Context: one part of a larger RNA
RNA sequence: CCAUUGUUAAGGAACUCUGCAAAUUGACCCCGUAAGUUCGCGAGAAGGGGCGCUCAAUUAACAAUUUUAUAGCAAUAUAUUAUGAAUUAAGUGAGCCACAGUAAAUUUCAAGGGGCAACUGUUUAUCAAAAACACAGCUCUCUGCUAAGUUGUAAAACGAUGUAUAGGGGGUGAAGUCUGCCCAGUGCCCGAAGGUUAAGCGGAACUGUUAGCUUUGCGAAGCAGUAAAGUGAAGCCCGGGUGAACGGCGGCUGUAACUAUAACGGUCCUAAGGUAGCGAAAUUCCUUGUCGGCUAAAUACUGACCUGCACGAAAGACGCAAUGAUCUCUUGACUGUCUCAACAAUGGACUCG
Numbered sequence: 001c002c003a004u005u006g007u008u009a010a011g012g013a014a015c016u017c018u019g020c021a022a023a024u025u026g027a028c029c030c031c032g033u034a035a036g037u038u039c040g041c042g043a044g045a046a047g048g049g050g051c052g053c054u055c056a057a058u059u060a061a062c063a064a065u066u067u068u069a070u071a072g073c074a075a076u077a078u079a080u081u082a083u084g085a086a087u088u089a090a091g092u093g094a095g096c097c098a099c100a101g102u103a104a105a106u107u108u109c110a111a112g113g114g115g116c117a118a119c120u121g122u123u124u125a126u127c128a129a130a131a132a133c134a135c136a137g138c139u140c141u142c143u144g145c146u147a148a149g150u151u152g153u154a155a156a157a158c159g160a161u162g163u164a165u166a167g168g169g170g171g172u173g174a175a176g177u178c179u180g181c182c183c184a185g186u187g188c189c190c191g192a193a194g195g196u197u198a199a200g201c202g203g204a205a206c207u208g209u210u211a212g213c214u215u216u217g218c219g220a221a222g223c224a225g226u227a228a229a230g231u232g233a234a235g236c237c238c239g240g241g242u243g244a245a246c247g248g249c250g251g252c253u254g255u256a257a258c259u260a261u262a263a264c265g266g267u268c269c270u271a272a273g274g275u276a277g278c279g280a281a282a283u284u285c286c287u288u289g290u291c292g293g294c295u296a297a298a299u300a301c302u303g304a305c306c307u308g309c310a311c312g313a314a315a316g317a318c319g320c321a322a323u324g325a326u327c328u329c330u331u332g333a334c335u336g337u338c339u340c341a342a343c344a345a346u347g348g349a350c351u352c353g
Base pairs, nucleotide, nucleotide: 001348002347003346004345005344006343007342008341010339011338014337019334028050029049030048031047036041038174052096053095054094055093056092058090059089060088061087064083065082068079069078070077071076097101109332110331111330112329113328114327115326116324117323121133122132137172138171139170140169141168142167143166149158150157151156176318177317178316180249181248182247185246186245187242188241189240190239191238194237195236196235200231201230205226206225207224208223209222212218213217250268251267252266253265254264277311278308289305290304291303292302293301
């Protein structure tokens, strides 16, 4: 020097991204216990006190003995009177020792504000345990049983020895208060008058071939080839519906007797122009926004404001008790984290072998 430990004057977070790490607290008994709340909790809230050993008497429990009564031949049983060793427990009184009595070991540090997720749970075996996943609850949708769906080429199996209070799929994520407007586009569902439309059906017409003929040529039937009209389903076009389906939810401009602002008006565009609630937020670029609180001092935190670059209602919105090895801010206690280091122990390192 390295690792692991122990102790430390005065100060006590000044350390640092951050009290990381360490320290403090600690068992049991008694007293006592706030806001909030879904009345269950919160809560071991917080906070305060006690705790060893010896002796004494007291109270309680108990072995054993005992009195009386009843039942029984008896043993004995039931009730009852008295005594009560040792031990245990509780409080009381007196005393003893130590710095210290849960003397070692085991054994919550506490409080307050905010974010997120209701909760217990699950997860990246080997850098992430979380606000991610799941969850009960809510909702949409499919499925009438040879169910839908899934696996398989198939037989068949699961679904299910179930039957819509069931099963599959999507979304949201306890409970509370709620969940606005838009169906123009895309999707899905319903409809079927008209338009369009495949194979197939259909077969006008044309071409090749040639019996024949009145031979610059014409040309029946057959065979072969091409092929028009007509007919022809779903789908699409079309008409409706549907947002807890995919999704979307505006500009410009004028106006009030200070100024400012605009309840009010005009105009353009749209399918409709963002409702309630929340808002510099896990979302705010400008930004360390502005104001208040906390600090000696705060880009933090918190309460407001609203100018929301670019919140917003089941990709849910807003509150919320309890819960959390969660994230963030503050306070008390505590400390070698630090001012600023020191000493000690053990094992390495080092020397010799």
This is a predicted structure of a 353-nucleotide part of an RNA (large-subunit ribosomal RNA, domain IV) from Mycoplasma testudineum. RNAcentral holds the full RNA, with entries from ENA and SILVA. The source organism's lineage runs through Bacteria, Bacillati, Mycoplasmatota, Mycoplasmatales and Mycoplasma.